[in-house]
Record summary
The RNA shown here (Bacterial RNase P class A) has 362 nucleotides and comes from uncultured Rhizomicrobium sp. Its Rfam family is "Bacterial RNase P class A". Rfam classes the family as a ribozyme. Gene Ontology terms of the family: ribonuclease P activity, tRNA processing and dimeric ribonuclease P complex. Rfam's curators write: Ribonuclease P (RNase P) is a ubiquitous endoribonuclease, found in archaea, bacteria and eukarya as well as chloroplasts and mitochondria.

RNA sequence: AGAUGGCUGGAUGACCGCGGGCAGGGCAACCUGUUCGAGGAAAGUCCGGGCUCCACGGAAACACGGUGCCGGAUAACGUCCGGCGGGGGAAACCCCAGGGAAAGUGCCACAGAAAUGACACCGCCUACCGGCCUAAAGCCGCGGCAAGGUUGAAAUGGUGCGGUAAGAGCGCACCGCGUCCCUGGCAACAGGGGCGGCUAGGCAAACCCCACCGGGAGCAAGACCAAAUAGGGAUGGCACUUGAUCCGUUUCCGGAUCGCCGUCCGGGUAGGUCGCGUGAGGCGCGGGGUAACCCGCGUCCCAGAGGAAUGGUCAUCCAGUUGCCGCAAGGCGACGGACAGAACCCGGCUUAUAGGCCAUCU
Numbered sequence: 001a002g003a004u005g006g007c008u009g010g011a012u013g014a015c016c017g018c019g020g021g022c023a024g025g026g027c028a029a030c031c032u033g034u035u036c037g038a039g040g041a042a043a044g045u046c047c048g049g050g051c052u053c054c055a056c057g058g059a060a061a062c063a064c065g066g067u068g069c070c071g072g073a074u075a076a077c078g079u080c081c082g083g084c085g086g087g088g089g090a091a092a093c094c095c096c097a098g099g100g101a102a103a104g105u106g107c108c109a110c111a112g113a114a115a116u117g118a119c120a121c122c123g124c125c126u127a128c129c130g131g132c133c134u135a136a137a138g139c140c141g142c143g144g145c146a147a148g149g150u151u152g153a154a155a156u157g158g159u160g161c162g163g164u165a166a167g168a169g170c171g172c173a174c175c176g177c178g179u180c181c182c183u184g185g186c187a188a189c190a191g192g193g194g195c196g197g198c199u200a201g202g203c204a205a206a207c208c209c210c211a212c213c214g215g216g217a218g219c220a221a222g223a224c225c226a227a228a229u230a231g232g233g234a235u236g237g238c239a240c241u242u243g244a245u246c247c248g249u250u251u252c253c254g255g256a257u258c259g260c261c262g263u264c265c266g267g268g269u270a271g272g273u274c275g276c277g278u279g280a281g282g283c284g285c286g287g288g289g290u291a292a293c294c295c296g297c298g299u300c301c302c303a304g305a306g307g308a309a310u311g312g313u314c315a316u317c318c319a320g321u322u323g324c325c326g327c328a329a330g331g332c333g334a335c336g337g338a339c340a341g342a343a344c345c346c347g348g349c350u351u352a353u354a355g356g357c358c359a360u361c362u
Base pairs, nucleotide, nucleotide: 001362002361003360004359005358006357007356008355010317011316012315013314014313015312016311018037019036020035021034022033023032024031025030039339043350044349046348047347048346049345050344051218052217053216054215064214065213066212067211068210069083070082071081072080073079084098085096086095087094088093099209100208104207105206106203107202108201121149122148123145124144125143129141130140131139132138157175158174159173160172161171162170176198177196178195179194180193181192182191183190184189222274223273224272225271232265233264234263235262236261237260238259243258244257245256246255247254248253281300282299283298284297285296286295287294288293318337320335321334322333323332324331325330
């Protein structure tokens, strides 16, 4: 100088105040005492679960969404741990959406001859064959090639030797790739050997294929108690003068309802209670495991809520910054501590975070 992991993130006291529990007093409002009262992220609400209600006969398939090397941890996960492979770094260490591109479809801008049924712009060659020529050389034709150049993110294996008219896996060696076998490993994979002359460019955070997972909504979930007013049902009393409607065939007559007052019942609103904090809980010790984590024993109870309490002032001190004095040791003074703020709960991830401390490693 760097890397990794962890801890902390003001302390003490006094006074004033706020919220919850308990105790006492008071008819009550309230008062007094005592005790407890934010975080590592309480945040974003991005994943996973508990819990609750709704839906659902079971199973499977399809669709849709998600996950994606291997093994393990876990209630579960897209999280964590340990490995493997690839990439970066001198190293400690860090990063990876890391299944399948010889099932199919699609795309590969610009440039370039050609971007996948690969291609031939420049270039290389004139051995074979045909023509001119007696022949050679040369020229022309028919042709051969992909080494070199050019473009590009990417050009159909790479390097070397041989070979050839020039070339070319055309042949060979090594490397790469593919495939088969052996060895090691639970596995991903690694190492070795044989074979193949290369056929098979990239993209799946494009469709797709394969494997696995997944009902929906959320504490304003949901359960219980329950005013006033209005309306509903049952029932009792009064009124039934007039009237309306219905029923018994019409009239007469009779009955029911429509009215007023009371009682009861049920639904529901305001309001209240529960859900609501003993939990996948914290701490300590011991044991297992490389680790994540698990097991056993002991111990502790640690905010709760409802639009919302957890605050303020002063003093002293501790970091830190800074001014003055001093050669220096130091002295005096001023400023002054980040991000943030529980709302059903828990496990993660991500994001914010002044400063301080510790351990290990290069």

Lineage of the source: Bacteria > Pseudomonadati > Alphaproteobacteria > Micropepsaceae > Rhizomicrobium.